[in-house]
RNA sequence: CUCGGGGGUAGUUCAAUUGGUAGAACGCUGCACUGUUAAUGCAGAGGUUAGAGGUUCGAUUCCUCUCCCCAGAGA
Numbered sequence: 001c002u003c004g005g006g007g008g009u010a011g012u013u014c015a016a017u018u019g020g021u022a023g024a025a026c027g028c029u030g031c032a033c034u035g036u037u038a039a040u041g042c043a044g045a046g047g048u049u050a051g052a053g054g055u056u057c058g059a060u061u062c063c064u065c066u067c068c069c070c071a072g073a074g075a
């Protein structure tokens, strides 16, 4: 460099089963609990779903192109 494969979603690790309101855990903030912290309980904030286009009433999901990451084959 070429080819095919897997992946990109909250700060992090990951879900979202034939397209139909984007969630969990940890972390963060507040409150409760108490001598204080931790732990525990409750509540809350946090997302242009890598980017662009297409199909559709409707796209994280289907199609095309581009970028990035992982392992593989070939040169």
Base pairs, nucleotide, nucleotide: 001074002073003072005070006069007068008067011026012025013024014023020057028044029043030042031041032040050066051065052064053063054062